[in-house]
RNA sequence: UAGAGUUUGAUCCUGGCUCAGAUUGAACGCUGGCGGCAUGCUUAAUACAUGCAAGUCGAACGGUAACAGGUUCUUCGGAAUGCUGACGAGUGGCGGACGGGUGAGUAACGCGUAAGAAUUUGCCCAGUAGUGGGGGACAACAUGGGGAAACGCAUGCUAAUACCGCAUACGCCCUAUGGGGGAAAGAGGGCCUCUCCUUGGAAGCUCUUGCUGUUGGAUGAGCCUGCGUCGGAUUAGCUAGUUGGUAGGGUAAUGGCCUACCAAGGCAACGAUGGUUAGCGGGUCUGAGAGGAUGAUCCGCCACACUGGAACUGGAACACGGACCAGACUCCUACGGGAGGCAGCAGUGAGGAAUAUUGCGCAAUGGGGGAAACCCUGACGCAGCGACGCCGCGUGAGUGAAGAAGGCCUUAGGGUUGUAAAGCACUUUCAGUAGGGAGGAAAAGUUAGUCGUUAAUAUCGGCUAACCCUGACGUUACCUACAGAAGAAGCACCGGCAAACUCCGUGCCAGCAGCCGCGGUAAUACGGAGGGUGCGAGCGUUAAUCGGAAUUACUGGGCGUAAAGCGCGCGUAGGCGGCCUGAUAAGUUGGAUGUGAAAGCCCUGGGCUCAACCUAGGAACUGCAUUCAAAACUGUCAGGCUAGAGUAUGGUAGAGGAUAGUGGAAUUUCCGGUGUAGCGGUGAAAUGCGUAGAGAUCGGAAGGAACAUAAGUGGCGAAGGCGGAUAUCUGGAACAACACGUACUCUGAGGGGCGAAAGCGGUGGUAGCAAACAUGAUUAGAUACCCUGGUAGGCCACGCCUUAAACGAUGUCAACUAGCCGUUGGGGGGCUUGUCCCGUUAGUGGCGCACCUAACGCGAUAAGUUGUCCCCCUGGGGAGUACGACCGCAAGGUUAAAACUCAAAUGAAUUGACGGGGGCCCGCACAAGCGGUGGAGCAUGUGGUUUAAUGCGAUGCAACGCGAAGAACCUUACCUGGCUUUGACAUCCUUGGGACCUCGCAGAGAUGUGAGGGUGCCUUCGGGAGCCAGGUGACAGGUGCUGCAUGGCUGUCGUCAGCUCGUGUCGUGAGAUGUUGGGUUAAGUCCCGUAACGAGCGCAACCCUUAUCUCUAGUUGCCAGCGAUUCGGUCGGGAACUCUAGAGAGACUGCCGGUGACAAACCGGAGGAAGGUGAGGACGACGUCAAGUCAUCAUGGCCCUUAUGUGUAGGGCUACACACGUGCUACAAUGGUCGGUACAGAGGGUCGCCAACCCGCGAGGGGGAGCUAAUCUCACAAAGCCGAUCGUAGUCCGGAUUGCAGUCUGCAACUCGACUGCAUGAAGUUGGAAUCGCUAGUAAUCGCAGAUCAGCACUGCUGCGGUGAAUACGUUCCCGGGCCUUGUACACACCGCCCGUCACACCAUGGGAGUUGUCUGCACCAGAAGUGGUUAGCCUAACCUUCGGGAGGGCGAUCACCACGGUGUGGUCAAUGACUGGGGUGAAGUCGUAACAAGGUAAC
Repeated sequence: UAGAGUUUGAUCCUGGCUCAGAUUGAACGCUGGCGGCAUGCUUAAUACAUGCAAGUCGAACGGUAACAGGUUCUUCGGAAUGCUGACGAGUGGCGGACGGGUGAGUAACGCGUAAGAAUUUGCCCAGUAGUGGGGGACAACAUGGGGAAACGCAUGCUAAUACCGCAUACGCCCUAUGGGGGAAAGAGGGCCUCUCCUUGGAAGCUCUUGCUGUUGGAUGAGCCUGCGUCGGAUUAGCUAGUUGGUAGGGUAAUGGCCUACCAAGGCAACGAUGGUUAGCGGGUCUGAGAGGAUGAUCCGCCACACUGGAACUGGAACACGGACCAGACUCCUACGGGAGGCAGCAGUGAGGAAUAUUGCGCAAUGGGGGAAACCCUGACGCAGCGACGCCGCGUGAGUGAAGAAGGCCUUAGGGUUGUAAAGCACUUUCAGUAGGGAGGAAAAGUUAGUCGUUAAUAUCGGCUAACCCUGACGUUACCUACAGAAGAAGCACCGGCAAACUCCGUGCCAGCAGCCGCGGUAAUACGGAGGGUGCGAGCGUUAAUCGGAAUUACUGGGCGUAAAGCGCGCGUAGGCGGCCUGAUAAGUUGGAUGUGAAAGCCCUGGGCUCAACCUAGGAACUGCAUUCAAAACUGUCAGGCUAGAGUAUGGUAGAGGAUAGUGGAAUUUCCGGUGUAGCGGUGAAAUGCGUAGAGAUCGGAAGGAACAUAAGUGGCGAAGGCGGAUAUCUGGAACAACACGUACUCUGAGGGGCGAAAGCGGUGGUAGCAAACAUGAUUAGAUACCCUGGUAGGCCACGCCUUAAACGAUGUCAACUAGCCGUUGGGGGGCUUGUCCCGUUAGUGGCGCACCUAACGCGAUAAGUUGUCCCCCUGGGGAGUACGACCGCAAGGUUAAAACUCAAAUGAAUUGACGGGGGCCCGCACAAGCGGUGGAGCAUGUGGUUUAAUGCGAUGCAACGCGAAGAACCUUACCUGGCUUUGACAUCCUUGGGACCUCGCAGAGAUGUGAGGGUGCCUUCGGGAGCCAGGUGACAGGUGCUGCAUGGCUGUCGUCAGCUCGUGUCGUGAGAUGUUGGGUUAAGUCCCGUAACGAGCGCAACCCUUAUCUCUAGUUGCCAGCGAUUCGGUCGGGAACUCUAGAGAGACUGCCGGUGACAAACCGGAGGAAGGUGAGGACGACGUCAAGUCAUCAUGGCCCUUAUGUGUAGGGCUACACACGUGCUACAAUGGUCGGUACAGAGGGUCGCCAACCCGCGAGGGGGAGCUAAUCUCACAAAGCCGAUCGUAGUCCGGAUUGCAGUCUGCAACUCGACUGCAUGAAGUUGGAAUCGCUAGUAAUCGCAGAUCAGCACUGCUGCGGUGAAUACGUUCCCGGGCCUUGUACACACCGCCCGUCACACCAUGGGAGUUGUCUGCACCAGAAGUGGUUAGCCUAACCUUCGGGAGGGCGAUCACCACGGUGUGGUCAAUGACUGGGGUGAAGUCGUAACAAGGUAAC
């Protein structure tokens, strides 16, 4: 020392991405009251207009251009005069090397730190010695020329603290120790004590200040050294003044710094050289720290001053506001020439997201000059601008519930804004106005006193006192008064992370977004509003750094499967290293000393009212150096030891390696014999071989390759790998005994060696096999899988290649840590001598404790516990790719990125789902059967089409004779036309009226209009209830949308046997266990076992119907016996039977035998009406399908409101080239037709069912009895049975279609009803691929009834009964389902996932004929200015001179070095480039289906 979100259906890891924090010289958006303190071009070291930023000294000098004063002269106009204060220009001195700016360059002794010796240092301090005497010039100035200007020339005059000699010089320097060399400058003030002239001066004296030599100090500067100081090896070799020496030169000084000669060195894997980037430090930001990032402001150092070069002056420069040259740029010009350098302060343009005033002042601090006054000072002090930052203050505070109004929400009640406001009573900071008012100021100066100097009471200096005077800021800070709540609040956010929620709008649009992700009609995620949260004169966003990130892990990570152990030995450097003794003191530890600048951070005080800020002291600065000490450990040195390592001896095992010859079996080919028609091959075939004799079989021969059996989680080897047997050569290992020897060890970057298969080169060889290739198949295709052939290859020798899932996915060596069981090699022991037992050592296997691990697993052969060394990893993709380099004959290998893109990718395990995985089991699932559908005609539904409309819904199973249990009008929702608007319907208000009924007229009707009749009910007499009409507005109304907002209901998996829970246990966890296992069942049914024990919803049972019996009851039902009879249970009667409908009984594997585990249970049997669920029904677990329904109903939201509502007439839902589903009728003789005749059950009926009887061929009509139904009626059941006929035909089958005539219902049968009669008599002769139902009273077949309904159904639906089969070996296959297990890259769950080419768009990138530019190497040319050398040309004040000249100097010339520039040739980086390569990303493109399941050919 804090974590969170995000990979998954869920889990645990690994791992990346993202967030919360702090910070900034910031910028942008919105907003903005005051003050203090700080801070402000991070970009173009880009270009600069204008002003200012370095001058000063008259006490160094000649002087007097300007100003002021004085003096003199004067013709009174003026003139002269440096005389004074002063002073332009000039000579001279000091200063312009400081201060100020910037960070381009620099990877360096540049910086930091610690040391050092061979140096210098103007001004300053201290000491010491001097300051003598001369000389010649040049500016200024004057005159005369030149030039546009800048400027410059000639002649002449002149001073100095300018310049040059001479003298002297202790000390100083050089030296060969004899000697030699070398200075100076004066200026200012005062005085008369001594000397001279004497008003006063001069010499002189004195004070101050200079100057010169030298010594020391202080300060500054130069130089050298150790250590530290960015990243890259896709930069590995670099170096010729290079490394060293000698001699010389040069410098203030050491030194190859330079030159000559000599030697051949020097640096580098502990990273030289070259390339990129970068000023360094104190510090700053962050962090728990270690670290990481950074180098604004302030301080120290360095570097630079338009770019490049070189020097001069000077103590110091190679010089920001100096000079010279070259270059670029800008400006002036009379075109001949000139001028310039803001990275000083302001300011301007430009660049940029972005950074201020052309301010005031030298009052303070500091600097330069001066003796000083003073002058100069864009250093500095202040002010201005900017919320850029930090800090402080304010925008009021108290009271105030009618919880006001308004807003928002609402379940309509209320809630919230909210004591908030208003109101009442207070205060006045800040801002405003007015007044007062510190401190920053001390000096200097003048006067006086005193002390020192001195001859001196001058002067000068020190001290004291008084006086005078100096403020930019400044209308200062601060204080007081006045008035009044008066002038002063915003920004972001509110899905999670992460504090804060509702409404409206929008409708995958507009938009949001840091990550996950929101938005497709109910968005807490967009936009607005109300409310809330956070911070607050600020708040957000963006950018950037650290943190979180243990996500580069020193502190503090990993490498079996997540990324990661080199394929394996050998071995160099390096790293690590056994036991004992002694020494040493490099590492190590402790003390002391020096240093570690100041500022900053921290602590404690102090000052601004506080704070920020300022200030004082302390601590700290973890470092370095020197020194003293300690001696355990490491190192080093010396001596010793034997346990590590090794050597010698003995026997042993072995597919260890190499070479040579050798063996048999088999395949193939060839030859010969026998022999005849096929062989071969496959899922099935074909290609192929064969009558020219194959295949088969026998014999012989040739040739190559490989070695069956033994053979074994056996052996050997470092790995790759090694297999007939023999011989020769040869490597290693283990064991057993001991002897030698003495740490010789381990690891191992580079390096070198070995290294499967494939491949390569040239040479041999080639039997089988077999890439490529050629056929044949398969297929939609099939460049594959399968088949027939077949070449490289495979084999040998030689040489390359150097990679593999080279795997135990596990580096090497050493030590330690429970056991048990195998096996191989070698010793040992025991006896009972065996196919024995015990123990040991080296290998090689299986389990397993502890430990470890994310889990899986590992577990003495560790993935445990430790130590050593090496390799390697840091999200996925791009990519093991590009470029470069090295290797290779090539193929290719090794090393190895980036742009861009995603928020994941991955590991292990879990639950499901799935599999053309496995096991077990079930189901009319298949099979075995029976009957159908699919073909025909018709009915009906759907699609499609058509239409003004053909209303809506249902769409695989699970839509399609479905909603619809019945569309002519109505229904009706659709279309057309014509009406209506508080409405057809509900409630409220108001007015009027009985309600209401009848009849006309117009109209298609709705509707409009007219007439007539009619005065109701209750009452407490006030009125009330109900109804109708008119009016007004709230509202009604909607079969309008959303079944993906819903309730309810329903379908389906499926009447399948499953689905869960509590507690316990196991697991880090998701989860598991239970529920799995052995049996059994229709069943998670039951039994047994069992870390589980129990329980719930399901199963079963309970319910209904049916099958048997009993009891009770006996009408409308029944009738055995008795009687009557019209012969009909009709009547009397009966209560037995059938039946009706109530209550019971019965069936439970209860009994017996067998099997089974002594269980559950199963099989068989008995009894029984019924036997193992007796049969049928109702009943449908957790859930799935966003399944169906907003049009049954209900309902949220949205939409319409003279219409999407209401009412009305007509039409449509009934259409018809077509397609499909479901049915009916058939195709006939097991039949049709005709005649006769028998037997049900369950239902319906008063707006009804309707009898008898009559009429009609019939549908039907008339009629009217009975019946609110066990009474009457619908109502004759039909198939069946008995006869007759038809005779295999489009028929006496079949009945469609059509014509005519009718019946019934209804307001009305045209579109569009049903039925009847007569006539008509179509297709159809048993139905392709395919497909459906059914396991017993079932299929098949036959009729009957009902709902709906005015009518409409022989075809639908729901029920009812009659007749009444066949078959099931069995579970291989198809379909569906259950349980267990296995694999998985699936989880929207296989209708899943997912790969590659192609096409299109965009993005970044590689190659590319080249093109352009940056930097740079080498060779050469060239050579400005400057410095140095040389100089025979020219000139020449000081010094010397023998007067001729010389010394010295200058100019010129020349040589050397060298900047710019140029030529040639390389390297490097960047930009660009027709075309081109791959990569990435994109919407539902194209082609296939490679991978994930045995992924359909296992994958790699």
This is a predicted structure of a 1500-nucleotide RNA (small-subunit ribosomal RNA) from an uncultured prokaryote. It matches the Rfam family "Bacterial small subunit ribosomal RNA". Gene Ontology terms of the family: ribosome and structural constituent of ribosome.